RNA sequence: CGCGGGGUGGAGCAGCCUGGUAGCUCGCGAGGCUCAUAACCUUGAGGUCGGCCGUUCAAAUCGGUCCCCCGCAA
Numbered sequence: 001c002g003c004g005g006g007g008u009g010g011a012g013c014a015g016c017c018u019g020g021u022a023g024c025u026c027g028c029g030a031g032g033c034u035c036a037u038a039a040c041c042u043u044g045a046g047g048u049c050g051g052c053c054g055u056u057c058a059a060a061u062c063g064g065u066c067c068c069c070c071g072c073a074a
Stems, first nucleotide, its partner, number of pairs: 002072006010026004020057001028044005050066005
């Protein structure tokens, strides 16, 4: 070089096929509960979706190209 899978808050993932508000669990901050801690309850911050270009009224989602990670084959 060839084939396949993946890249989305701090971590792990969904959403993509079928374009229309970016969500879940954990973690983190604050408050509640408790004698206190954990657990539990409420609430908040944090990502414009690997980069660039294109299509479109509108792109995480469609097309092109490049980068990175994992696996298979050679």